[in-house]
Transfer RNA from Candidatus Saccharibacteria bacterium QS_5_54_17, 72 nucleotides, folded computationally.
The organism belongs to Candidatus Saccharimonadota, within Bacteria.
It was read from a public genome assembly.
Its Rfam family is "tRNA". Rfam classes the family as a transfer RNA.
Model confidence (mean pLDDT): 82 of 100.
RNA sequence: GCCGGGAUAGCUCAGUGGAAGAGCAACUGUUUUGUAAACAGUAGGUCGGGGGUUCGAAUCCCCCUCCCGGCU
Numbered sequence: 001g002c003c004g005g006g007a008u009a010g011c012u013c014a015g016u017g018g019a020a021g022a023g024c025a026a027c028u029g030u031u032u033u034g035u036a037a038a039c040a041g042u043a044g045g046u047c048g049g050g051g052g053u054u055c056g057a058a059u060c061c062c063c064c065u066c067c068c069g070g071c072u
Base pairs, nucleotide, nucleotide: 001071002070003069004068005067006066007065010024011023012022013021018055026042027041028040029039030038048064049063050062051061052060
């Protein structure tokens, strides 16, 4: 230099056009002498950045940044 994959909640990851989800973690409550566990609930997101297409973009297109792998 070229090619491919990835970036979404604190962590691990889903979601491939109708606008944000799960598990774990955190917090509150119930329970317990107390802790843990269990159960119920709550909160947490500029979806890596910028632009474009669309009535509508995490999703499609272009550019850029970072990470992983391959080729030379």